A computed fold for a 1400-nucleotide RNA from an uncultured bacterium, annotated as small-subunit ribosomal RNA. The prediction has a mean pLDDT of 85. Rfam family: Bacterial small subunit ribosomal RNA. RNAcentral holds the sequence, with entries from ENA and SILVA.

RNA sequence: AGAGUUUGAUCCUGGCUCAGAACGAACGCUGGCGGCGCGUUUUAAGCAUGCAAGUCGAGCGGCAAGGGUACUUCGGUACUCCUAGAGCGGCGGACGGGUGAGUAACACGUGGAUAACCUGCCCCCGGGUGCGGGAUAGCCCAGGGAAACCUGGAUUAAUACCUCGUAAGACCACGCUCUGUAGGGAGAGUGGGAAAAGGCGCUUCGGCGUCGCCUGGGGAUGGGUCCGCGUCCCAUUAGCUAGAUGGUAGGGUAAGAGCCUACCAUGGCGACGAUGGGUAGCCGGCCUGAGAGGGUGAACGGCCACACUGGAACUGAGACACGGUCCAGACUCCUACGGGAGGCAGCAGCUAAGAAUCUUCCGCAAUGGGCGCAAGCCUGACGGAGCGACGCCGCGUGGGCGAGGAAGGCCGCAAGGUUGUAAAGUCCUUUUCGGGAAGGGGAAUAAGAGUGAUAGGCAAUGAUCACUUGAUGACAUGAAUCCCGGAAUAAGCCCCGGCUAACUACGUGCCAGCAGCCGCGGUAACACGUAGGGGGCGAGCGUUGUCCGGAAUUACUGGGCGUAAAGAGCACGUAGGCGGGAUUUUAAGUCAGGUGUGAAAGACCGUGGCUCAACCACGGGGUUGCACAUGAAACUGGAAUUCUUGAGGGCAGGAGAGGAAAGUGGAAUUCCUGGUGUAGCGGUGAAAUGCGUAGAAAUCAGGAGGAACACCGGUGGCGAAGGCGACUUUCUGGACUGACCCUGACGCUGAGGUGCGAAAGCGUGGGUAGCAAACAGGAUUAGAUACCCUGGUAGUCCACGCUGUAAACGAUGGAUACUAGGUGUGGGAGGUAUCGACCCCUUCCGUGCCGCAGCAAACGCAAUAAGUAUCCCGCCUGGGGAGUACGGUCGCAAGGCUGAAACUCAAAGGAAUUGACGGGGGCCCGCACAAGCGGUGGAGCAUGUGGUUUAAUUCGAUGCAACGCGAAGAACCUUACCAGGUCUUGACAUCCAAAGAAUCCUGAUGAAAGUCGGGAGUGCCUUAGGGAGCUUUGAGACAGGUGGUGCAUGGUUGUCGUCAGCUCGUGUCGUGAGAUGUUGGGUUAAGUCCCGCAACGAGCGCAACCCCUAUCGUCGGUUGCCAUCAUUCAGUUGGGCACUUUGACGAGACUGCCGGUGAUAAAUCGGAGGAAGGUGGGGAUGACGUCAAAUCAUCAUGCCCUUUAUGUCCCGGGCUACACACGUACUACAAUGGCUGUCACAACGGGAAGCGAAGCCGCGAGGCGGAGCGAAUCCUAAAAAAGCAGCCCCAGUUCGGAUUGCAGGCUGCAACUCGCCUGCAUGAAGUCGGAAUUGCUAGUAAUGGCAGGUCAGCAUACUGCCGUGAAUACGUUCCCGGGCCUUGUACACACCGCCCGUCA
Repeated sequence: AGAGUUUGAUCCUGGCUCAGAACGAACGCUGGCGGCGCGUUUUAAGCAUGCAAGUCGAGCGGCAAGGGUACUUCGGUACUCCUAGAGCGGCGGACGGGUGAGUAACACGUGGAUAACCUGCCCCCGGGUGCGGGAUAGCCCAGGGAAACCUGGAUUAAUACCUCGUAAGACCACGCUCUGUAGGGAGAGUGGGAAAAGGCGCUUCGGCGUCGCCUGGGGAUGGGUCCGCGUCCCAUUAGCUAGAUGGUAGGGUAAGAGCCUACCAUGGCGACGAUGGGUAGCCGGCCUGAGAGGGUGAACGGCCACACUGGAACUGAGACACGGUCCAGACUCCUACGGGAGGCAGCAGCUAAGAAUCUUCCGCAAUGGGCGCAAGCCUGACGGAGCGACGCCGCGUGGGCGAGGAAGGCCGCAAGGUUGUAAAGUCCUUUUCGGGAAGGGGAAUAAGAGUGAUAGGCAAUGAUCACUUGAUGACAUGAAUCCCGGAAUAAGCCCCGGCUAACUACGUGCCAGCAGCCGCGGUAACACGUAGGGGGCGAGCGUUGUCCGGAAUUACUGGGCGUAAAGAGCACGUAGGCGGGAUUUUAAGUCAGGUGUGAAAGACCGUGGCUCAACCACGGGGUUGCACAUGAAACUGGAAUUCUUGAGGGCAGGAGAGGAAAGUGGAAUUCCUGGUGUAGCGGUGAAAUGCGUAGAAAUCAGGAGGAACACCGGUGGCGAAGGCGACUUUCUGGACUGACCCUGACGCUGAGGUGCGAAAGCGUGGGUAGCAAACAGGAUUAGAUACCCUGGUAGUCCACGCUGUAAACGAUGGAUACUAGGUGUGGGAGGUAUCGACCCCUUCCGUGCCGCAGCAAACGCAAUAAGUAUCCCGCCUGGGGAGUACGGUCGCAAGGCUGAAACUCAAAGGAAUUGACGGGGGCCCGCACAAGCGGUGGAGCAUGUGGUUUAAUUCGAUGCAACGCGAAGAACCUUACCAGGUCUUGACAUCCAAAGAAUCCUGAUGAAAGUCGGGAGUGCCUUAGGGAGCUUUGAGACAGGUGGUGCAUGGUUGUCGUCAGCUCGUGUCGUGAGAUGUUGGGUUAAGUCCCGCAACGAGCGCAACCCCUAUCGUCGGUUGCCAUCAUUCAGUUGGGCACUUUGACGAGACUGCCGGUGAUAAAUCGGAGGAAGGUGGGGAUGACGUCAAAUCAUCAUGCCCUUUAUGUCCCGGGCUACACACGUACUACAAUGGCUGUCACAACGGGAAGCGAAGCCGCGAGGCGGAGCGAAUCCUAAAAAAGCAGCCCCAGUUCGGAUUGCAGGCUGCAACUCGCCUGCAUGAAGUCGGAAUUGCUAGUAAUGGCAGGUCAGCAUACUGCCGUGAAUACGUUCCCGGGCCUUGUACACACCGCCCGUCA
C1' cells in the first nucleotide's frame, strides 16, 4: 500500500466482498510447563447455609461458670479473685466492599465563584474544667404471649440527664471608627449565653503527669451550593409553561434562591431546536486509524446514582443511611391463625436464565481501616492459594553425526521421482519430568520491655532522644540452588481455483456436498470426499459475533449534482450567511511570550528490578484544552468620519406577440332560408357504417352563430418562469441606449413565508361553429375493449373560484469578476464618409453557430462555460421494495407536499468500442426476382428415409449443408444384427519351455465349425555348440472388441463461398477497449486499379502461373492419313507425310491500336484487325474464421467398459418385412408420336482368371467356336435420335407398360426367402397433375444414345463422352442469400436475442 466482482472487451460511477488489528468473548478439534493478569457482558431475577462492624471494664452499676479461703445440716452458705454474656454510656456502623436500575441532568468533564456555607476525629494557639439535683436500664418480683416480644412494681450507677454560679474576643441587638473589590472585613463600647467535683498513673498527699471534656481563634482535610463552556438519536415531536417569569413581605436552610407561603405584575423558554419520545451512568482511559476521526466506557483510578419496590423522616459533624427506624406494596418463610420474621447490586455458594463466566479455600504474617492508654479485639478490605489455554509473555517436546538415499506409502512416460537426514543406527545433553537435599527474602527503625541522657518539675510517672533486648509467616510439600535417573513425560489445528503462500491421484457424477466474494459439482473436479505431498501458525489452530480500518462509501482534513444518485417550475422577500475605497479608534476574533491548571495510573522516551519477556519501579518530556493578567494591531468584527467605481434616482430617446380591459374587422368551417340542378355524395390500402329521389353532394344569393387570427414570420422579438401572434383605444410592468446631475454601500443570496404557475381536472353560471376523451356503429384481425372510417357527449370558449402538477428541459440554481479569436442576427449610440446612417470602423445590450487554452469518464462545454475564483441557497449517497405504507398537513374531490421499514439482489447504471441484428437508410452483386424453357408435387415402378413390425429387421447421416447419402453394386461371404452350436493365451502379434521338419493323403461323427483316429514324410544354414522359418502342446505376461464418448482428440470432409474479404509491422490518434491503414471520389468479376488522404509498407486471399478446349506454325510419321503416281474387293500393298490426325515444343490476346466519355488517371463505350476481345469457354485451386456441423464404423488415438465374453469360429436367418408418410430418379400419359422397314454420322473409354471376331445352332436370352489383341493395329462396337419410305387416325388406343402365369437362358458350392436376362401370354394406374416447389443465360436448357468404375452375377444410380440443339433477360420495386458505408440498440449463447404481463 491494495485486491476480487457489472462488460465480448473498455473507461467511469457505484455498491457488495476480502486481506489488518482488537476482544471480559463463545463454539469445534487438540492440549506439556511456568510467570503476570482476567473471569454472570444475560435476569437491578430469586436466594438455603456460613461469614462480611465492631470496640472500650483506663466511663458506669454489676455478674454466670470457674479458682481460692472459711464454715457446713454435705443440700450448700459466706468472703475473695477472675472475668464470659447481657445492660447504661462513648466512638464507629455516612468509611471500606458491591452494582449500573434510574438519570440527557450542573449528573459528568473542564475552568471559575462562594463577599451565600458547613466540617467529628487530626494539627497549632488562647482560656476554662466550680457547687448541686432528680431519674433510668440492667438485676429482682409479678403478669401476658406459640413466638417475636410486651406490661406493671421495687431498687441503683455513670464521661447518661438537669438546675445554679463564674464567664469570653464566639453569637444576637444598638449606634461609632477604619478599610475593601460588590451586599463585605477589622476594631472598641453596652445587654443575654458552657463544662464530666471525669478515668488512669505517680506522689513527699501539696500536687503533678496523661487520656478526656468545655470554649474561642487559626490550619488541614472532607463536603454543600452557584456559574461559563462541552456532552446521543428522532421535526413522521413545533410550540411549551400557572409556582409558571419577576417583584414585595414573611417563613425555611449550614448556606443564595419560588426552596415554601401570601399579595401584586404578566411574564419566561423555543428553529442557535423549547416541549415530547427513544436510548444511555459520566470521565481518565481502552480499541482502531498516517492523522482528523470512528467505536467503546470490562478490569485499574476519579465522580455520580442505587441497595426488594415506592415514600418518609429520626439520630448524627456527616445519612434522608446496602448488613438502622417507620409506613405502604409485591414476594418468601414461621405460626398455636391471634400474630410475627426477612431483604447477597458484600465474600463464597445455590436455583433459574443463557452461547457463556470460578472455591460454600487459608490468613490477619504484610498493607490499610474501626475501637482502645495499651496489650489487643474485629476486618470475605486486603494478602494468598484453588479452578478455567480466557488473554499476554517466556520455555520445552531434544542436539550432533548419519545414504544401501532402507522398508512402507504416494506418483509415474516404469527410467525414476517424492516422503527424506526424515527414520533406523551411533555419540552427547537434561531445560522440562520423577526422586532427594537444602531453603534467601517478604519481618522490622514495629509495638512492648529495660537502661541512660535532655528540657521542665519539689519529686515520681510521663514526653523526646540514644542504647540494649525483643515475639510474630497464611502463602509454603513455594521461589532460587544442588545431587541422582533416563531421550526419557510432551503436537496439533487450519488451508492448498482466483483474491492468497501452498498440487497430484482416486472416488463421486448438478448427486453427495463446498462457498467470505466471484463461483465449483451434469464421467478426465488442482474448488465436493479420501489419500500422498505441500503451505501457514504453533500449545494452540480454526469458526462465529462485535468494533475500527481499508471506505475519499457522509468527503473538516477529503466527494459530488448536463447525460451515472443529485438544481426547488419560477420569482419576491424575512431571519441568517457573505459583502466596495480611504482615515482614525477599539481590541471581540487573531497572534506572541508569561502564570495557574490539565490528579494518579495508562501511552511515549530513558534507566533499573524479577535469568529474559510479559509484569513492576524510578526519572523525563508531553497532555493539542480551559482560565488569568500583559503586549501587538496587519487582517475580520465594533465605533466614528469620509469617498464613488457597486446599487439606486433624475433627464432625453428609440424597440418589442410583455400584461389587463373595452371595442372593431375580414377569410374559412358549420347551420338556416331561397334559387339552379340530378343521382349520387362521402370515405378508404380496399370497403362498409353514414348522408341522399321527403332532392343530397355541386353551385349562386341572403342570414345566424361560435372559435381561431393565413400571408408578414425569421435558430426574429418580449417576459422571472408558465407563456405571448388580426386591428384600434385606454391603463400598466420591465429591459436597453446616450450625456450629465443627485443619493452615498442603500449590495448579493435567501431556511421558513408569500405570490405567479401549461395541459388535464373540479365547483357555480353562461356559451357551444369546428374539434373531440367516454360511448355507438362500420372495417381490420385468430381476437381488436386499438391503430383506419362514420357519428358523437363531457371538454375545449367566457366570468368567478379551486387544483399546484409536467421530459415545468438548456434534463445545466442565483450573483460578481477574470480568461484567444472568427462569423451571422435583433435593438441602440458614436466615428468616418456622404446630398443622404448606402457601405466601412468602434462600442453597449440581447440571441445563434464554429473554435483555442482549460475542464471532462467520455460525449461534449468553451465569454450565454460544464474554464479560473469568491459568496449564498437547494439537493445526492447501490438496485428493487417506493415516491409505496403509516402519521401529519393542504384540497370539494381527484389528488398534492412531507416520506420510511421489513424483505430481497451482486449488481443496477453512464459514456464510448467492436460485432451482430433491424418489417432503418444509401450503394452493389448472384438463375435471387423478373422474362423464358423443361420439370417435381397426381400415376406405376425403382431407390433412400421416417414410422411400424420383428428373434433381428446392424450402425451412422437429420433444415439449407440427411434422405439413388457412407454403399464404385447385402443370395453365402461382405455383416457389424438375430437364433442355435463351438473355443478360452484364443481367428491375429511378441516373448518362454517342450515336442515335431514343413507338408501331403485318408477313416468315423456332425448342419458346419469342430472332435476322435490312421498313414506317408525326416527338409535349409552352420565355426557342428547352435540358428532361421513352420506346426502342435503347456504356463503366464498379454491378445481381441464395428463396445461407449466426434461434447476429450488427430486426420479428413461439408457449409457460408470462389463471397472479396481477413490481418500484421512501424508510425499517428485515443486514459482505454480500439481507431487509422481497409474510410472517401471514381472504377472493376475482384481490398481490381487510379486519385485523394497520418499514414507508409507487408502478408493470407483476388488475379496470374497449371490442365483441357478453340487458331496457326515447327518437329516427328506408325498401328494414323491418302492430294499426286502405281496397285487392290478393300489405304490392301508400293510410295508419300501435303491434308486429317496424333503429341512435344512454340506463336497468338496485351485494352496493344483508333475514336468518344472521364480529372490529362484508372477505366469504360464503340470500332479496326483477328480463329479468338476485354478474366475467349471449362477445370483444378476454397483466405481469417463460423456452425462444440459430420465422422471413435476408413484410419489413428486419450479415458472408461468387457476378458470361458461386448472376444473368436460355424450353419441358418435378417439388413429385401409393410396399414402408411416424405425425398430423389426412371417410364409414361402419346401423332414434334408409336410400330415396321431401310439408310447414315461420333466421342470418351475398357480388355489377359480379360475383351473375345468370323462361322454355325437357337424366335431369343444364349450356346458351340476359337482367329486376333497386353491394344492409334484386335475385340468391345450395333451408336441412337436424325434422314428416307409405309402403317396407325385420337381411342385408355398398334399409347402406356405395371402385375401375373407358363416355358427357358446365364453367373455362381448354392438363385426358396433374395439375382439378372429371354420368349409366349396377361395388359393395371395413367388422358399432363391442387396448394406449393425446382433446374437452367449457350454449344447452355431440353432431348438421343455410348462408355467406364464397382462386379462371379446384378444399374432406372454414379462418373464421364459425343450427337441434335432452343427460348428469354425490360429491369432491380419486391422474395432469398451476400458485400461495403452509415444509423438505432436495453442484443453479445448476439433477433431462433432480450424481455413484459397473466395463469399453473